[in-house]
RNA sequence: AAAGGGCAAACCGCCGGUGACGGCGGGGCGCAAAGCCUCCGGUCUGACGGGACGUUCAGACAGCGGGGUUACCGAA
Numbered sequence: 001a002a003a004g005g006g007c008a009a010a011c012c013g014c015c016g017g018u019g020a021c022g023g024c025g026g027g028g029c030g031c032a033a034a035g036c037c038u039c040c041g042g043u044c045u046g047a048c049g050g051g052a053c054g055u056u057c058a059g060a061c062a063g064c065g066g067g068g069u070u071a072c073c074g075a076a
Base pairs, nucleotide, nucleotide: 006031007030011026012025013024014023015022016021029063035069036068037067039066040065041064042061043060044059045058046057047056048054049053
């Protein structure tokens, strides 16, 4: 590179949640790990304090990076 495929954004419907957001169905923006994991940074939400905000606590985002780990094909 090719082949077989895989996942699935926004948006819509239903459900859950205070919320960020998540699950299912539709739908495809894209993705060679857009498989999995919150260890680090980041962003977002809630509570508390509070003038701005915060070095507090609890969450969310793995499709925001880093990192860890597993993995199909096979010219190299």
The prediction has a mean pLDDT of 85.
This is a predicted structure of a 76-nucleotide RNA (c-di-GMP-I riboswitch aptamer) from a marine sediment metagenome.
The sequence is in RNAcentral, with records from MGnify.